[in-house]
RNA sequence: GCCCCUGUGGUGAAAUUGGUAGACGCGUCCGACUCAAAAUCGGAUGGAGCAAUCCGUGCUGGUUCGAGUCCGGCCAGGGGCA
Numbered sequence: 001g002c003c004c005c006u007g008u009g010g011u012g013a014a015a016u017u018g019g020u021a022g023a024c025g026c027g028u029c030c031g032a033c034u035c036a037a038a039a040u041c042g043g044a045u046g047g048a049g050c051a052a053u054c055c056g057u058g059c060u061g062g063u064u065c066g067a068g069u070c071c072g073g074c075c076a077g078g079g080g081c082a
Base pairs, nucleotide, nucleotide: 001081002080003079004078005077006076007075010026011025012024019065027045028044029043030042031041032040046055047054048053058074059073060072061071062070
């Protein structure tokens, strides 16, 4: 230098053909149980804001009524070739 794959909450990951983003698990917080804890069970859990509401899929443009998903450029990580 060229080619391929990946990038989604704190974390691992879903979202199958473009149509409610974050299911499910882990972790964390609160509660129950216990003398106390562990284990187990129940509830909550992206960010800002008092709230209404706004923002959020690596960044930035494009296509579309509608983009995590399709297309271009860039950034980061992994792999291959030279």